[in-house]
RNA sequence: GCCCCUGUAGUUCAAUGGAUAAAACGGCUGCCUCCUAAGCGGCAACUCCAGGUUCGAUUCCCGGCGGGGGCA
Numbered sequence: 001g002c003c004c005c006u007g008u009a010g011u012u013c014a015a016u017g018g019a020u021a022a023a024a025c026g027g028c029u030g031c032c033u034c035c036u037a038a039g040c041g042g043c044a045a046c047u048c049c050a051g052g053u054u055c056g057a058u059u060c061c062c063g064g065c066g067g068g069g070g071c072a
Base pairs, nucleotide, nucleotide: 001071002070003069004068005067006066007065010025011024012023018055027043028042029041030040031039048064049063051061052060
């Protein structure tokens, strides 16, 4: 330098054109308990960036950036 894959809560990840973006662990908080742990309830937190297509984009297309792999 070229090619392929990939990017979603703090972490691991679902959602493949439609809705309010789902869950687990973690965090905060309430209940319970003498206290802690466990258990139960609640809350907060996410689509890498910028364009395009579309009535509608996490999803499709272009470019960029980051990560992984292959060739040279």

Transfer RNA from a Patescibacteria group bacterium, 72 nucleotides, folded computationally. The organism belongs to Bacteria candidate phyla, within Bacteria. The sequence was found in a public genome assembly. Its mean pLDDT, the model's own confidence on a scale to 100, is 81. Its Rfam family is "tRNA". By type it is a transfer RNA. Rfam describes the family as follows. Transfer RNA (tRNA) molecules are approximately 80 nucleotides in length.